[in-house]
Transfer RNA from a Candidatus Acidiferrales bacterium, 75 nucleotides, folded computationally. RNAcentral holds the sequence, with entries from ENA. Rfam family: tRNA. Model confidence (mean pLDDT): 80 of 100.
RNA sequence: GGGGGCGUAGCUCAGUCCGGAUAGAGCGACUGCUUGCUAAGCGGAAGGUCGCCAGUUCGAAUCUGGCCGCCCCCG
Numbered sequence: 001g002g003g004g005g006c007g008u009a010g011c012u013c014a015g016u017c018c019g020g021a022u023a024g025a026g027c028g029a030c031u032g033c034u035u036g037c038u039a040a041g042c043g044g045a046a047g048g049u050c051g052c053c054a055g056u057u058c059g060a061a062u063c064u065g066g067c068c069g070c071c072c073c074c075g
Stems, first nucleotide, its partner, number of pairs: 001074007010027004020058001030044004051067005
């Protein structure tokens, strides 16, 4: 330098192929109940510019382009 994959909650990921209106799960942390105290169990609420910018569209996590980061392959 060329090609490919990935980037979504603190962590691990789903959702993307085939756009549809409210962005989810588990774990963790917080908190309530329970308990003599923990743990376990049950409940609750919080936590997100969907890597960034732009484009297409009535509508974008999803499609297109550029850029950034990580990984792999080729030279």